[in-house]
RNA sequence: GGGUCUAUAGCUCAGUAGUAGGGCAAUUGACUCCAAAUCAAUAGGUCACCGGAUCGAACCCGGUUGGGCCCA
Numbered sequence: 001g002g003g004u005c006u007a008u009a010g011c012u013c014a015g016u017a018g019u020a021g022g023g024c025a026a027u028u029g030a031c032u033c034c035a036a037a038u039c040a041a042u043a044g045g046u047c048a049c050c051g052g053a054u055c056g057a058a059c060c061c062g063g064u065u066g067g068g069c070c071c072a
Stems, first nucleotide, its partner, number of pairs: 001071007010024004018055001026042005048064005
């Protein structure tokens, strides 16, 4: 330099154009003499960035940036 995959909550990962979700972690409550475990609830998001198409985009198209792999 070329090709390809990838970027979503603190971590890890779903999400096939129509209100962004799970698990773990956190907080609160129940339980307990106290804790752990368990159960219930709550909070937490500029979907990497810029633009385009669309009535409507995390999702489609173009570009940029970071990361992984392959080739040279």